[in-house]
Molecule: small-subunit ribosomal RNA
Organism: uncultured bacterium
RNA sequence: AGAGUUUGAUCCUGGCUCAGGAUGAACGCUGGCGGCGUGCCUAACACAUGCAAGUCGAACGAAGCGCCUAAGACGGAAUUCUUCGGAAGGAAGUUUUUUGUGACUGAGUGGCGGACGGGUGAGUAACGCGUGGGCAACCUGCCUUGUACAGGGGGACAACAGAUGGCAACGACUCUCAAUACCGUAUAAGCCUACAGUAUCGCAUGAUACAGUAGGAAAAACUCCGGUGGUACGAGAUGGACCCGCGUCUGAUUAGCUAGUUGAAGGGGUAACGGCCCACCAAGGCGACGAUCAGUAACCGGCUUGAGAGAGUGACCGGCCACAUUGGGACUGAGACACGGCCCAAACUCCUACGGGAGGCAGCAGUGGGGAAUAUUGCACAAUGGGGGGAACCCUGAUGCAGCAACGCCGCGUGAGUGAAGAAGUAUUUCGGUAUGUAAAGCUCUAUCAGCAGGGAAGAUAAUGACGGUACCUGACUAAGAAGCCCCGGCUAACUACGUGCCAGCAGCCGCGGUCAUGCGUGGGGGGCGCGCGUUCUCCGGUUUUCCUGGGUGUUGGGGGGGCGCGGGCGGCGGGGCCUGUCUGAUGUGCUGGCCCGGGGCUCAACCCCGGGACUGCAUUUGAAACUGUCCAGCUGGAGUACAGGAGAGGCAGGCGGAAUUCCUAGUGUAGCGGUGAAAUGCGUAGAUAUUGGGAGGAACACCAGUGGCGAAGGCGGCUUUCUGGACGACAACUGACGCUGAGACGCGAAAGUGUGGGGAGCAAACAGGAUUAGAUACCCUGGUAGUCCACACCGUAAACGAUGGAUACUAGGUGUUGGAGGUAUCGACUCCUUCAGUGCCGAAGUAAACACAAUAAGUAUCCCACCUGGGGAGUACGAUCGCAAGAUUGAAACUCAAAGGAAUUGACGGGGGCCCGCACAAGCAGUGGAGUAUGUGGAUUAAUUCGAAGCAACGCGAAGAACCUUACCCGGUCUUGACAUCCCGAUGCCGUACAUAGAGAUAUGUAUUUUCUUCGGAACGUCGGAGACAGGUGGUGCAUGGUUGUCGUCAGCUCGUGUCGUGAGAUGUUGGGUUAAGUCCCGCAACGAGCGCAACCCCUAUUGUCAGUUGCCAUCAUUAAGUUGGGCACUCUGGCGAGACUGCCGGUGACAAAUCGGAGGAAGGUGGGGACGACGUCAAAUCAUCAUGCCCCUUAUGACCGGGGCCUCACACGUACUACAAUGGCCAAUAACAAAGUGCAGCAAAAUCGUGAGAUGGAGCGAAUCACAAAACUUGGUCUCAGUUCGGAUUGUAGGCUGAAACUCGCCUACAUGAAGUUGGAAUUGCUAGUAAUCGCGGAUCAGCAUGCCGCGGUGAAUACGUUCCCGGGCCUUGCACACACCGCCCGUCA
Repeated sequence: AGAGUUUGAUCCUGGCUCAGGAUGAACGCUGGCGGCGUGCCUAACACAUGCAAGUCGAACGAAGCGCCUAAGACGGAAUUCUUCGGAAGGAAGUUUUUUGUGACUGAGUGGCGGACGGGUGAGUAACGCGUGGGCAACCUGCCUUGUACAGGGGGACAACAGAUGGCAACGACUCUCAAUACCGUAUAAGCCUACAGUAUCGCAUGAUACAGUAGGAAAAACUCCGGUGGUACGAGAUGGACCCGCGUCUGAUUAGCUAGUUGAAGGGGUAACGGCCCACCAAGGCGACGAUCAGUAACCGGCUUGAGAGAGUGACCGGCCACAUUGGGACUGAGACACGGCCCAAACUCCUACGGGAGGCAGCAGUGGGGAAUAUUGCACAAUGGGGGGAACCCUGAUGCAGCAACGCCGCGUGAGUGAAGAAGUAUUUCGGUAUGUAAAGCUCUAUCAGCAGGGAAGAUAAUGACGGUACCUGACUAAGAAGCCCCGGCUAACUACGUGCCAGCAGCCGCGGUCAUGCGUGGGGGGCGCGCGUUCUCCGGUUUUCCUGGGUGUUGGGGGGGCGCGGGCGGCGGGGCCUGUCUGAUGUGCUGGCCCGGGGCUCAACCCCGGGACUGCAUUUGAAACUGUCCAGCUGGAGUACAGGAGAGGCAGGCGGAAUUCCUAGUGUAGCGGUGAAAUGCGUAGAUAUUGGGAGGAACACCAGUGGCGAAGGCGGCUUUCUGGACGACAACUGACGCUGAGACGCGAAAGUGUGGGGAGCAAACAGGAUUAGAUACCCUGGUAGUCCACACCGUAAACGAUGGAUACUAGGUGUUGGAGGUAUCGACUCCUUCAGUGCCGAAGUAAACACAAUAAGUAUCCCACCUGGGGAGUACGAUCGCAAGAUUGAAACUCAAAGGAAUUGACGGGGGCCCGCACAAGCAGUGGAGUAUGUGGAUUAAUUCGAAGCAACGCGAAGAACCUUACCCGGUCUUGACAUCCCGAUGCCGUACAUAGAGAUAUGUAUUUUCUUCGGAACGUCGGAGACAGGUGGUGCAUGGUUGUCGUCAGCUCGUGUCGUGAGAUGUUGGGUUAAGUCCCGCAACGAGCGCAACCCCUAUUGUCAGUUGCCAUCAUUAAGUUGGGCACUCUGGCGAGACUGCCGGUGACAAAUCGGAGGAAGGUGGGGACGACGUCAAAUCAUCAUGCCCCUUAUGACCGGGGCCUCACACGUACUACAAUGGCCAAUAACAAAGUGCAGCAAAAUCGUGAGAUGGAGCGAAUCACAAAACUUGGUCUCAGUUCGGAUUGUAGGCUGAAACUCGCCUACAUGAAGUUGGAAUUGCUAGUAAUCGCGGAUCAGCAUGCCGCGGUGAAUACGUUCCCGGGCCUUGCACACACCGCCCGUCA
């Protein structure tokens, strides 16, 4: 930074799509470690359980517990005495009471804190938030500081005790009692309130200071004697309340909203101002600079993206706001209208003894639910902070940590070196190889992570460590435990094989897939990223595709139909003042964090810390004064007014005129008129049309008339009158910026249409009839009503167009025209020059995608308005406004497509134009289409009727010849390395000939005969048998191909190099003027040359020379039946080499050219006549069945052999031919003629004989200028006399002939007999321009036989062409085009 996609190609416009980045993400596949972060976006859905706000005994009383002290009671030990009965002694212990004490524990009174911290984003479009100010209109517990104090009293209420209600929650009653709880009272420096005063200050209300009078309000004690706490009044700090400027989403298809609403003075209330509330008074207030209403949304620092401007967003962290199940309310308090307080109402859940109660996870965990989706009912107060306390300490799901999750970012690893036999495997292959690939194995190393063991922190300042035996360090050990995901047609890096066969599927866009898919699926290989990779949602970018930066509006989307004009926006020249905008310096603020830069700390990084910058803003203030703004006084150039003039279909109203149409009336007059492509409907003998006279009525104004005039546009046209608007122009008097544009608003606004009333000649929607047509609700004709006309009132739209808004200024020229003015010139009209205003054409620069525009801009600039943002849906729906209605104006969305479109280019096409050609038409001749037959095709049939060819350009075509064979088809019988080729092994000698048996034959069996060479080892060639490689295929695909062929078309075209023009596709050349059969030639020309085609060169033919003279020829000389023979080569002829024709010559025309017309000469004259020869290309034209060939398919069969059948069928249809329908003829006879080109040894075959004949016998001659095949029409004579015939010959019967193993299916020919249809052919259609058509026969290929077919040959031998209007085909130029598969196109509607 761009790319793909509209087209045959191009340029432009324009949308769609992609490559980038991001995410609180989710899903699919995969998953080793660590660090730092992050983790309900949905149901502000409901919540079990535990915890999240307590603390103070140094405020207080009572109680319990421990200890101490004292007393009473019980108890009775040791010890002593003893009369042994006991006594003394009284310890331990138990219990009761009392005193004191505790740094023991709670309930209660009391204090402080539960208004912080934590959560969520429902509401809110707001002074809610952001930013900057104000508060002279306020409050502030704890904290800091200052000043002054604390005297003396009183009465209660809990707890406790008693008794008592209730299931419980929770109470009611009685007695006693404490305080830093509560209440009077004293005191008052100062404070507050009321009243009036002085001084200073302030923008105002007012503030400060001082002094006066009256009134009012305080306190709590405890103590370890150090202090702690209390009261009042100040100050500070902190936190908050309120007010204001500016900013803060979408919709006008929401345009009007508002009664406490706006304001005043008064009162109440509040910490405080205020309609915050109240009574009264006034009628205001807000709104196009968007009120009100509706929808959506917490806001910001920031975050993402972007070059920036912007756009999107508001998770985590931080600030502010709001909320705490929903709604309402207050209490307490310094602070709340209070998440874990209260009351009420509602919904829900739970408990209940049914009377009544309890609850609020949007705190941390956790549960259910919703959802694509989001974690542990963890540890600790060790740190940081918070609450309480004097403190110890207690509390703290704040917080610090840990757990889970690849959710994100960052880091590391999964090994490193060497290693070619380029292993094996796999994939592919042209079978040679190639790729995977130094990759692996092997050898040599290393140990980051993980695992094991040992040591072991900082975080703490003396003690105290949840994290944690954690980070980190060390040691030993093993390459071991650690790689996937997506893509590979283009965009976009990366290709092959197989499978599939418009199926399965892919796809972000274009698009892939219908038998060789680099696009589907799989494998191999490759590319990308990598513990991730893809997909999906969303956002920004690309997209200058909403355009501030930074777009446009003639034709692509887009200029309002046109004017006037309020608001708004913009605005001439010189001077002065101010300083709003602008510029400038300074100050304050712009939180922290983030971003950027520089350092530093974790091994690095992410991350964290420090410093700086930045935060583009807002506010205050100093200064400047060019520009903008504003004020003042001026100016005349913009604008306007006045004053000479002339031009005009400008407008309104009235009057007048003639031509024409129609109608009425009268005359003349007679059979038609009218209308059309042609007709008919219609009118007319009741007198039309035509013509003449008179009259009526309505509408429109010929000629002049002109890219002439006027008007803002719509529009305006006979003449004249009234009234009236505007423009122009000369002079230069006056005003002095008065201007431009213009959203809304208000006038105007063609035609059609509407309403009311007139009018109505012509024309004419609708309608009727006649035609046309398949139909014809049309075009054409005959009629005809609204309407068209007038008056008044609506409508408000048009391709209302120059498809071009208005204004101003500037920027080469040339040439018309309209209206003025000036000059020149002249007697004058002209002429010429200058200038102003209009209106046209051409054109430079410039612009433009191109076309084009070009002083009348689409150029260069400024100002204002309107409008556009892909196509369709759609100018539709809904809503609103207007309208009598018709309808107009405003004006979407769902859904759908990847285009729609503009300009230009090349083709093709046109029932567009121009020029030209062709048996294309015309002019002619002969046909086809009708008949019969032959043949091919379709169809039908069949076991099979093998296959192909399909408009011209398939159809007597492949097939130059299907009885078997051919033969590919069918039935049946057989073979399986094969009928054919190569290789290997074994055996063998074949082959051929002659036979036999079985069989339809293939085949099988058998007999006889037994290869060549040889160095005698064997080899060659063949046959048989065997195994496998393989053979074989007329099986498929001509849309995989080569080759060959057809066709346009023997049409004159098709291209290239260089140059030039064009942004480009392309153009030029190749167009133009002539000419030609021709892009043939000449001339001109931004072209100059060249190539493939044309022509010529080649062959045949027409004339002739020369050479040669047999098989050809015969003039002369002989000879014969005969050029038969001698002789000859003159002639004919044959076939070699030549000559000849070139517009060369003459004349006319033409541009003096090319050429053309005529003529001469010549056998031939303007390419003499034929042939071969076929440019670039078109038709996916034909052929896989001539041949070759890729791929696919069959392999005891889709191959091969054999017999028989079929290709020959037959209600029918078509093509191509033959024969005819007859007298230009048929038949008979004659005596006869006259060709050319060919062919002939498995051949042609003469003479002769036989047969009616086909033919047979025969075999002379000939491998052929020698012999043979071998002519007909024609000519002459006769007959037939217009008939289904003496035409015609089909069909059928009988008898024969020929070929061939074999003529049944299924050959040809002959004789006799039979004797169909057919009397010249509808619509339609074919060939031919001269030795041609027509007609007559002959030959050849194929071939045993079979031609009406095909290919050739000669004989006889015409008619016509005015001409290019039309049909068909083609060439060149031009024009239109929405076609490009190219008119057999494209495309519209209806139905499915």